[in-house]
Context: one part of a larger RNA
RNA sequence: UUGGGUUUAAAGGGUGCGCAGGCGGACUGAUAAGUCAGCGGUGAAAUUUACAUGCUUAACAUGUAACGUGCCGUUGAUACUGUCGGACUAGUAUUCAAAUGACGUAGCUGGAAUGUGUUAUGUAGCGGUGAAAUGCAUAGAUAUAACACAGAACACCGAUCGUGAAGACAGGUUACGAAUUUGACAUAGACGCUCAUGCACGAAAGCGUGGGGAUCAAACAGGAUUAGAUACCCUGGUAGUCCACGCCGUAAACGAUGAUAACUCGUUGUUGGGCUUUAACAGCUCAGUGGCCAAGCGAAAGCGAUAAGUUAUCCACCUGGGGAGUACGAUCGCAAGGUUGAAGCUC
Numbered sequence: 001u002u003g004g005g006u007u008u009a010a011a012g013g014g015u016g017c018g019c020a021g022g023c024g025g026a027c028u029g030a031u032a033a034g035u036c037a038g039c040g041g042u043g044a045a046a047u048u049u050a051c052a053u054g055c056u057u058a059a060c061a062u063g064u065a066a067c068g069u070g071c072c073g074u075u076g077a078u079a080c081u082g083u084c085g086g087a088c089u090a091g092u093a094u095u096c097a098a099a100u101g102a103c104g105u106a107g108c109u110g111g112a113a114u115g116u117g118u119u120a121u122g123u124a125g126c127g128g129u130g131a132a133a134u135g136c137a138u139a140g141a142u143a144u145a146a147c148a149c150a151g152a153a154c155a156c157c158g159a160u161c162g163u164g165a166a167g168a169c170a171g172g173u174u175a176c177g178a179a180u181u182u183g184a185c186a187u188a189g190a191c192g193c194u195c196a197u198g199c200a201c202g203a204a205a206g207c208g209u210g211g212g213g214a215u216c217a218a219a220c221a222g223g224a225u226u227a228g229a230u231a232c233c234c235u236g237g238u239a240g241u242c243c244a245c246g247c248c249g250u251a252a253a254c255g256a257u258g259a260u261a262a263c264u265c266g267u268u269g270u271u272g273g274g275c276u277u278u279a280a281c282a283g284c285u286c287a288g289u290g291g292c293c294a295a296g297c298g299a300a301a302g303c304g305a306u307a308a309g310u311u312a313u314c315c316a317c318c319u320g321g322g323g324a325g326u327a328c329g330a331u332c333g334c335a336a337g338g339u340u341g342a343a344g345c346u347c
Base pairs, nucleotide, nucleotide: 004318005317006316007301008300012315014201015200016199017198021194022193023192025088027086028085029084030083031082033081034080035077036076037075038074039073040072041071042070048066049065050064051063052062053061054060091191092188093187094186095184096183097182098181099180100179103177104176105175106174107173108172109171110154114150115149116148117147118146119145120144121143125136126135162169163168206247207246208245209244210243211242216240220236221235222234223233258314259313260312261311262310263309266292267291268290269289270288271287272286273285274284275283296303297302320347321346322345329340330339331338332337
């Protein structure tokens, strides 16, 4: 490379948008680039193959033919692909009418809890553990009550619920913005799918500047445990946790399952719509979200219309273990580090 694969054996990019590229619905006409056929030219010699001839034979040599799968020209064919023209509505998009939600951004606001402060009541313990001790407390703690302040998070509702491309999103409310679904069929008329490079978003931790700092809590200190205990347990406690702006760009970023489209038994829940109805059931239908299964698939576990079934298009990735996601180089970053990514050697 071919072939084969990617839930769990190596392997789906963290996610989206999207240029180039690849692929592309149904009808008709033209064209004849791809495609197919005929003919002509060319396709050096040696080599190769077949036959013949010459060295006594063979190797070898000579001759003739074939081969030369290609390229060019020309004459035709027109199913498919392409190109150009016309017309279509099943894909797609827009419009109108409804519906839905923890979707986003910004502002305002609420109660409980926690901590702190002040005042009051009150007196000897509190706290913590397997048991203790460090710690706090007669300078009045813990407990109880009132008031005040601060920051962070939002019990119940709450759910295989919902929304979002993913990361993620939950007190209430207002403004602005976006999305999805259903129905109507009104408009356009293939405008579509995928997407290397690129651009944007991207948990937590971490970094820079400025704020904030209640709780919790790496580091650190002390007390225990222990043979030791640089831990698990306890008392404290700083970065951080929160906000604004700017970086970082990684996660078991997981459904360990790329996107899109089509097809392929049933059954039982549930969310949001629509139709029908005897209006309470039941039935049909679209978009989601769960359970169990037929066929089929799978090494099995299992998957099974939300496929890991049957197909098509495009992208990404894999090729024994270790060395190693390391070295070197390049590139991005303030740094931490990220991305790309070997080999010797060894089994």
Molecule: small-subunit ribosomal RNA, central domain
Organism: uncultured bacterium